[in-house]
RNA sequence: AAUAUAUCAAGAGCGACAGCUAGGGAUUUGGCCCGUUUGAACUGUCCAGCAACCCCGGAAACCGGAAGGUGCUAAUUCCAACCUCGCAAGAGGAAAGAUAAAGA
Numbered sequence: 001a002a003u004a005u006a007u008c009a010a011g012a013g014c015g016a017c018a019g020c021u022a023g024g025g026a027u028u029u030g031g032c033c034c035g036u037u038u039g040a041a042c043u044g045u046c047c048a049g050c051a052a053c054c055c056c057g058g059a060a061a062c063c064g065g066a067a068g069g070u071g072c073u074a075a076u077u078c079c080a081a082c083c084u085c086g087c088a089a090g091a092g093g094a095a096a097g098a099u100a101a102a103g104a
Base pairs, nucleotide, nucleotide: 003102005100006099007098008097013047015046016045017044018043019042023034024033025032028081029080030079031078048073049072050071052070053069054068055065056064057063058062077096082093083092084091085090
């Protein structure tokens, strides 16, 4: 790295400082939204928080915890596009993606 497993409608700063500068929300298409000196996104530093997994406590599905390891802190993975059911509205399931521990 491939791969299989589990979860993804909950939760939590549009935080501060510095850098960078017109794009960004994973990819393509169609939407919708965020941003363009009120500076998004990204990088670094600091603080705060969430609790998905590892981890800690309880006999434990589960409940609690947050010292440590990853991660995360706009909108359902922002919505849809592939399949099935349905007149339709819509419902369910895939695919892909993200996170974790494994792989090691």

The RNA shown here (SAM riboswitch aptamer (S box leader)) has 104 nucleotides and comes from Candidatus Doudnaibacteriota. Taxonomically the source falls in Bacteria candidate phyla (Bacteria). Model confidence (mean pLDDT): 85 of 100. The model forms 97% of the base pairs in the Rfam consensus. RNAcentral holds the sequence, with entries from Ribocentre.